[in-house]
Context: one part of a larger RNA
RNA sequence: CUGGGCGUAAAGGGCGCGUAGGCGGCUUAGCAAGUCAGAUGUGAAAGCCCCGGGCUUAACCCGGGAAUUGCAUCUGAAACUGCUUUGCUUGAGUCCUGGAGGGGGUAGUGGAAUUCCCAGUGUAGCGGUGAAAUGCGUAGAUAUUGGGAGGAACACCUGCGGCGAAGGCGGCUACCUGGACAGUGACUGACGCUGAGGCGCGAAAGCUAGGGGAGCGAACGGGAUUAGAUACCCCGGUAGUCCUAGCCGUAAACGAUGGGCACUUGGUGUUGGGGGUAUUGAGUCCCUCGGUGCCGGAGUUAACACGUUAAGUGCCCCGCCUGGGGAGUACGGUCGCAAGACUGAAACUC
Numbered sequence: 001c002u003g004g005g006c007g008u009a010a011a012g013g014g015c016g017c018g019u020a021g022g023c024g025g026c027u028u029a030g031c032a033a034g035u036c037a038g039a040u041g042u043g044a045a046a047g048c049c050c051c052g053g054g055c056u057u058a059a060c061c062c063g064g065g066a067a068u069u070g071c072a073u074c075u076g077a078a079a080c081u082g083c084u085u086u087g088c089u090u091g092a093g094u095c096c097u098g099g100a101g102g103g104g105g106u107a108g109u110g111g112a113a114u115u116c117c118c119a120g121u122g123u124a125g126c127g128g129u130g131a132a133a134u135g136c137g138u139a140g141a142u143a144u145u146g147g148g149a150g151g152a153a154c155a156c157c158u159g160c161g162g163c164g165a166a167g168g169c170g171g172c173u174a175c176c177u178g179g180a181c182a183g184u185g186a187c188u189g190a191c192g193c194u195g196a197g198g199c200g201c202g203a204a205a206g207c208u209a210g211g212g213g214a215g216c217g218a219a220c221g222g223g224a225u226u227a228g229a230u231a232c233c234c235c236g237g238u239a240g241u242c243c244u245a246g247c248c249g250u251a252a253a254c255g256a257u258g259g260g261c262a263c264u265u266g267g268u269g270u271u272g273g274g275g276g277u278a279u280u281g282a283g284u285c286c287c288u289c290g291g292u293g294c295c296g297g298a299g300u301u302a303a304c305a306c307g308u309u310a311a312g313u314g315c316c317c318c319g320c321c322u323g324g325g326g327a328g329u330a331c332g333g334u335c336g337c338a339a340g341a342c343u344g345a346a347a348c349u350c
Base pairs, nucleotide, nucleotide: 003322004321005320006319007304008303012318014201015200016199017198021194022193023192025088026087029084030083031082033081034080035077036076037075038074039073040072041071042070049065050064051063052062053061054060091191092188093187094186095185096183097182098181103177104176105175106174107173108172109171110154115149116148117147118146119145120144121143125136126135162169163168206247207246208245209244210243211242215241216240220236221235222234223233258317259316260315261314262313263312266295267294268293269292270291271290272289273288274287275286276285299306300305323350324349325348332343333342334341335340
């Protein structure tokens, strides 16, 4: 000496549950597998290294020693790891009480608005743009009033606020249902952490079948613009967007930051809960637990920045990176109805 890394340079798996495995709190006794000590055997010779000697020297050669870091057997030690065992409660969990929440599912329901239909009033325009035109309108539009149909989304509240593992979740009501948090005791007694494979969830688009279709709107048609305009702007408009069932399995699935535990100055806002002081009470003030923001100390960092929600200081487990292009391509395999997804090179070249 026995790699270095992963916020932005290459690199955190999209997210969870969990198998094997790895790792694992305090304590009693035992065993002796790991570990440690000693002994014996073996570890061929030559060579390397040390000491001495022989050829006039050296190379070369001879003798002795050391080394051979290993293995096996025996004896011993018992702190640590392991195994068996005895307890413990601080890790983890259960019970009870309580409040917060767009967490999920099903059913129902409400108002505003757009569009369409019917009827009334009313008349020549409306609409659209930078300006226009296509378009709509004397078969009566636009505007306005009343009635009706239907689909989709839920203004204000709305917050740098809440919930969820992530994707994500927002009118209201009921039912079913998951999780987190706070408080006080009681209980179980290490039951824990991580997690290769595996299984499940997973925006949008897309696919299959059946429905639905107001608005919006890939494709497409038309009008403009332009040298052209397969665009940006305008008038239309199909799939789709919506529902049910089933696929797909991707993303700038981002905090571009895996999970867990512990430790390390602070300030300020906000959200959920508890306690205390004072008070008639609200409020205010102080303390505390859980979340979520901003600022900043030490420290870290190439810098930017991070900074108790770490990118600081440590430990455990998983995933991943190893120059650019070729290439997330080819081939093979697995999956998929397909689209394609996952796995994933090389030649060559700089």

Predicted 3D model of a 350-nucleotide part of an RNA (small-subunit ribosomal RNA, central domain) from a metagenome. Its Rfam family is "Bacterial small subunit ribosomal RNA". Its family is annotated with ribosome and structural constituent of ribosome in the Gene Ontology. The full RNA is in RNAcentral, with records from SILVA. The coordinates come from a structure-prediction model, not an experiment, and the mean pLDDT is 91.